[in-house]
């Protein structure tokens, strides 16, 4: 440092623009209407265990350093997969 097992917490909020799907109106189509799925953009509210910032018990090579899961949330992250995850386990 690698690699491997493990690993919590927070909206399945809301509102929009596009763009498929499904229904109903319709002789049908366009148009409307309801529904729901996806990207994206925007609001509010939340979490903290990447990193970052603070105070500080403490701790050292001692007037200067170093220091948390504490504490702020800048960053990240908030349905489920995925991905990250301090930190522990284990093998090099």
């Nucleotide at each position: 440092c690698c690699g491997u097992g493990g690993g919590a917490g927070a909206g399945u909020c809301c509102c929009g623009u596009c763009g498929g799907c499904c229904g109903g109106u319709u002789c049908g189509u366009c148009g409307c209407c309801g529904g729901g799925c996806g990207c994206c953009g925007g609001g509010c509210g939340c979490c903290g265990a990447a990193g970052g910032g603070g105070c500080a018990a403490c701790c050292g090579c001692u007037c200067c350093g170093g220091a948390a899961c504490c504490u702020c949330u800048c960053a990240g992250g908030c349905a489920c997969c995925a991905g990250g995850g301090a930190c522990c386990g284990u093998g090099g």
RNAcentral holds the sequence, with entries from MGnify. Glycine riboswitch aptamer from a soil metagenome, 92 nucleotides, folded computationally. Of the family's consensus pairs, 84% are formed in the model. The prediction has a mean pLDDT of 83.